[in-house]
Formats: sequence, structure tokens, C1' cells
RNA sequence: GCAAUAAUCGAAGCGCCAGGACCUUAUUAUCAUAAGUAUGAUUGAGGUCGACGAGGAAGAGGGUUAUCGAAACAUUCGGCGGAUCCCUCUCGGUGGCUUGUCGCCGUAAAGCUUGCUUAAAACCAGAGAGUAAUUUUUGGGACAAAGGUAAAGCUGACAAGACAA
Repeated sequence: GCAAUAAUCGAAGCGCCAGGACCUUAUUAUCAUAAGUAUGAUUGAGGUCGACGAGGAAGAGGGUUAUCGAAACAUUCGGCGGAUCCCUCUCGGUGGCUUGUCGCCGUAAAGCUUGCUUAAAACCAGAGAGUAAUUUUUGGGACAAAGGUAAAGCUGACAAGACAA
């Protein structure tokens, strides 16, 4: 270095599947219809689907249907787990400095406005995997909201003390 086998890791709008929907199968599975073949229902076995991206992490504890829009009106149904969400405390930043309180925040650490901040799926075309349900991938291609902000503008505590004028 190559090959084989085994183990571990991979994911956080993420993972999973006891319901459900769908697919395949049964040397004659069972029942019904039809009578060449087949169709429907049920059962067993094995599978597939089961949320499209944006945004989001100081530490600890607690809580639970944890922000935003897109598509669709069809299962993006239903459920489980987790989670950067929320609350409290601590720590930290900011309001010129120190301490305390208060407010807003979380290391890109105050508020408001403007500007900025490549959505993806869907859809179209192609290639591949699978008997199938379905799925992987390439190219084309339009459109958000919330949030964020290093740019610009405006605005921005109280008490005591220190420093400067």
C1' cells in the first nucleotide's frame, strides 16, 4: 500500500416506529365472487413511508404539544425519545469608571429604524437501486417569515463614591 473480516463513530427540525397508510409474498394460507387466468377481504412473513428548509448552545436546576415561515389541504396522520426553547439562580457583557440595584442581553453579550443577511422541499429534465411500495443522486429553477447583524442614523437608568473639567 492492497484485500477480507470484526468492532466503534457518524444524526439535534434530529432520530425512531407498537398504531396507520402502502408494497411484495404464500409450492393450494383461509373465505367470498368469478369459474382459463383473476378480483376483494382476512391471516402469517418480509419490507416501504412516516416534516421542506431558515434560525437557535455561558453554567446548573426545573418545565413541556420549544421559534419561524414554505408546500399541501394528501399520512407534513398518530405516537415515542431527544433537543440549542421557556423560567429561576449563579457567572459574564452593556448603560463613561468602581460597588450595589434596575433594565436589556450571552462572549459578534443595550433598544429602535434603514440597509444587509444565496432558503430548501415542491416543480422540470437526466442517471442509478429495488419485483414493487419507494428511494439515492446530478443539473435547471422561483418564492419566505422569524431571527441575526461586524454598516449607518437616533436613543439610552438610579444611589453612593472616585477621577477629570

Predicted 3D model of a 165-nucleotide RNA (glmS glucosamine-6-phosphate activated ribozyme aptamer) from Desulfosporosinus orientis. Its mean pLDDT, the model's own confidence on a scale to 100, is 76. The same sequence occurs in records of 2 taxa. The sequence is in RNAcentral, with records from Rfam and Ribocentre. The source organism's lineage runs through Bacteria, Bacillota, Eubacteriales, Desulfitobacteriaceae and Desulfosporosinus. Rfam family: glmS glucosamine-6-phosphate activated ribozyme aptamer. Rfam classes the family as a riboswitch. Rfam's curators write: This entry contains a glucosamine-6-phosphate activated ribozyme that is found in the mRNA for GlmS. GlmS is an enzyme that uses fructose-6-phosphate and glutamine to generate glucosamine-6-phosphate. The ribozyme catalyses self cleavage of the glmS mRNA that is thought to regulate GlmS activity.